[in-house]
Molecule: SAH (S-adenosyl-L-homocysteine) riboswitch aptamer
Organism: Actinoplanes sp. OR16
RNA sequence: CCGCCCGAGAGGCGCUGCAACGGACUUCCACGUCCGCCACGCUCGGCCGGGUUCGAUGACGCAAGGGCGCCUCCUGAGA
Numbered sequence: 001c002c003g004c005c006c007g008a009g010a011g012g013c014g015c016u017g018c019a020a021c022g023g024a025c026u027u028c029c030a031c032g033u034c035c036g037c038c039a040c041g042c043u044c045g046g047c048c049g050g051g052u053u054c055g056a057u058g059a060c061g062c063a064a065g066g067g068c069g070c071c072u073c074c075u076g077a078g079a
C1' cells in the first nucleotide's frame, strides 16, 4: 500500500436511481440494449492474508463526508 472479514460513525420509514453485481438478447467477444437489485459503494479503527516504492520516535488531542422527503432520539432557553 492492497484485499476478505469484524467494529464504529444516534435510530427508523418511504421514493428515485448512477456505478457495481445477477439474468436475458445481439452467432461469439467487446460494446450496446432490456429486466432485476441497489443511497455506506465513504471515512476511521482492528484481526488475518498478500505486496513492497522503506515512507516507521514520544506525548496530547480529535473526526469528516454521504440524492430527496418524513419521523424519532441527543445537545441547546431559543434560533
Base pairs, nucleotide, nucleotide: 001050002049003048005046006045007044008043009042010072011071012070013069014068015067018041021036022035023034024033025032040065